[in-house]
RNA sequence: CCUCAUAAAAGGUAAAAUACGGGAAACCGUAUGGCACAAAGCCACCUCCCGCCAAAAACGGGAAGAGGGGUUGCUGAG
Numbered sequence: 001c002c003u004c005a006u007a008a009a010a011g012g013u014a015a016a017a018u019a020c021g022g023g024a025a026a027c028c029g030u031a032u033g034g035c036a037c038a039a040a041g042c043c044a045c046c047u048c049c050c051g052c053c054a055a056a057a058a059c060g061g062g063a064a065g066a067g068g069g070g071u072u073g074c075u076g077a078g
C1' cells in the first nucleotide's frame, strides 16, 4: 500500500417506539431505548427520494441508516 470481516478483544454509532423542545412541512435536537452497522465517521458532487407549489422552475429546504463518488480512520487476518 492492497484485499478481506469467519472468530476474539477494546472501543464506537444508534432503527422503530416514547417523552420534551424546534420547524409551515420534509425533518431536526435532547433523553430513554437497542433494530441493526466494519465506515451506520465526515462532504449534498452525481442519480434517486421527501417537503414547499395547482404544476414546473427556484430553494445556503430536508435526507449521508437508498446507490455511486470524494475524504479521513480503529481492531484482527492475509
Base pairs, nucleotide, nucleotide: 002078003077004076005075012037013036017032018031019030020029021028022027035065041071042070043069045068046067047066049062050061051059
Molecule: c-di-GMP-I riboswitch aptamer
Organism: Nitrospirota bacterium